[in-house]
Order: sequence, then structure tokens, then C1' cells
RNA sequence: CAAGGAGCACUGCCAAGUUUCGGGAGAGUCUCCCGGAAGCGGGGGACCCACUCCCUUGGGGCGCAUCGCCGUGAACUCGGCGUAGGACACCUUUCGGUCCGAGCCCGUCAGCUAACCUCGCAGGCGUCGAAGGGGCAGACCU
Repeated sequence: CAAGGAGCACUGCCAAGUUUCGGGAGAGUCUCCCGGAAGCGGGGGACCCACUCCCUUGGGGCGCAUCGCCGUGAACUCGGCGUAGGACACCUUUCGGUCCGAGCCCGUCAGCUAACCUCGCAGGCGUCGAAGGGGCAGACCU
């Protein structure tokens, strides 16, 4: 000096995953637990409408994460190549480029659905480039 690790502060990204009150515990200006409020998000749940339904190839929910082909004659796992879809930092459009394309849950049961009932508020990260349009902020001057 560089890399790596830890802590704090600031500023941002994906996501519903934020703000705040009371009590308690631990720590030092924060974290965790319990119970509320606001806000955001999800599920269940009538008439009407839709679907024929059940008996099992059961069915369904959250999420961008679905589907196909190959390794394989078959299966599990694993791997590869694609793909619906999604991300790349004020917003949007276009062009080029780089990535993701998981996982989990319910338990034989659920279409939509007013009233109503109910659940969650985590986790993981650090911004690709160019052009057009729109917007916001800051500085300076008057």
C1' cells in the first nucleotide's frame, strides 16, 4: 500500500416488508420479546356470474421464478442448452450489454365475491453504457 474482517454514520437498490405508542430484557442512542395504532401487502369468505363437481394422475397459495429439450430406454439426483417472466438506482422510450429465471407453504380443502374473518411487515444487497423526452434538487446572479 492492497486485499479481507468487524463496528458506526451517511446515501441508495430488490421486496408488501415502513412509521409510531405502552411494557419488559439486554445494550448504549440500538437490538430483541409481548401487546396496540397508522400505513402497505396476502389469504379465506354471499347473491349474481362462471365452472359441471366428486370418486385421486388430488387440488390450491405466496413469489419474476413458468415451460421445453438433452445427458437417458426408465426413475431420483445432478448437470447442460433454451424459454414465459424479472432486475440493472429520479421517471419514461429506444438501442446495445450483463445477470436472475429460486425457494417455501396449506393438507383432501378453497372460482369470482359485499359484509365479515384472518395472516405478514422478512431477508438479501451497492448503482452497465449511449441517445431522446419529462421531472426533481443544489449552487451562483438579479

Predicted 3D model of a 142-nucleotide RNA (c-di-AMP riboswitch aptamer (ydaO/yuaA leader)) from Deltaproteobacteria bacterium HGW-Deltaproteobacteria-8. The prediction has a mean pLDDT of 79. It was read from a public genome assembly, where an Rfam model found it.